[in-house]
RNA sequence: GUAGCGUAGUCGCCUAAUCUCUUGAGCGGGGGAACCAUCCCUGGGGCGAAUCGACGGUCAAAGGCUUACACCGGCGACCAAGUCGUAGGGCUAAACUUCAGCCCGAGCCCGGCAGCUAACUCCGUAGGCGUAGAAGAAUAGGAAG
Numbered sequence: 001g002u003a004g005c006g007u008a009g010u011c012g013c014c015u016a017a018u019c020u021c022u023u024g025a026g027c028g029g030g031g032g033a034a035c036c037a038u039c040c041c042u043g044g045g046g047c048g049a050a051u052c053g054a055c056g057g058u059c060a061a062a063g064g065c066u067u068a069c070a071c072c073g074g075c076g077a078c079c080a081a082g083u084c085g086u087a088g089g090g091c092u093a094a095a096c097u098u099c100a101g102c103c104c105g106a107g108c109c110c111g112g113c114a115g116c117u118a119a120c121u122c123c124g125u126a127g128g129c130g131u132a133g134a135a136g137a138a139u140a141g142g143a144a145g
Stems, first nucleotide, its partner, number of pairs: 011130004018025002026125006036115001043113001044110004052085004056079004063072002088104005096136004
């Protein structure tokens, strides 16, 4: 000097998930008329960006064909639980636009039941992380003189 890891603080990111010290505010979600609309066992539904699609590997029976080999075929056994895309979503440190790049595309819940929905009513406010490339352009803030 470079790279990696750990700790602390500041700051930043996903998200509704923050502020406050009160019988709270803000933000977010569910239920719930008329009118309208739709469906009814392959049950249905909610939160959320998280939907949808395609595709495995090894061995291998009977049988068919052949002079034979080869080839076709796939009863069954073992291994794997993933790979590639995609509707959609996020970030790159002052809103915004464009380019470029990097990621996510999960999971949980209700319990036979819920369309929309005024009044009304119920609930959540957790958890997990560490990006910083370029150009444009108006405006705001800070520091120095």

This is a predicted structure of a 145-nucleotide RNA (c-di-AMP riboswitch aptamer (ydaO/yuaA leader)) from a Chloroflexota bacterium. Taxonomically the source falls in Chloroflexota (Bacteria, Bacillati). Rfam family: c-di-AMP riboswitch aptamer (ydaO/yuaA leader). From the family's description: This family represents a conserved RNA structure found upstream of the ydaO and yuaA genes in Bacillus subtilis and related genes in other bacteria. Of the family's consensus pairs, 92% are formed in the model.